[in-house]
RNA sequence: CGGGGUGUAGCGCAGUCUGGUAGCGCACUUGACUGGGGGUCAAGGGGCCGUUGGUUCGAAUCCAAUCACCCCGACCA
Numbered sequence: 001c002g003g004g005g006u007g008u009a010g011c012g013c014a015g016u017c018u019g020g021u022a023g024c025g026c027a028c029u030u031g032a033c034u035g036g037g038g039g040u041c042a043a044g045g046g047g048c049c050g051u052u053g054g055u056u057c058g059a060a061u062c063c064a065a066u067c068a069c070c071c072c073g074a075c076c077a
Stems, first nucleotide, its partner, number of pairs: 001073007010026004020057001028044006050066005
């Protein structure tokens, strides 16, 4: 320098192909059961999708640029 992949809740991931108001597990909060812990059950809170811009009635999803990390290749000594 060229190509590719990943980026979504505290953590791990799905959703992208086929655009239509974002979900699962763990964790967290409250309550019940228990003398307490643990455990089980019930209820609940938390993200607008790496960033910026564009297309569209509507974008996590399509397009462009850009940032971080990872992989491959090239170049150089």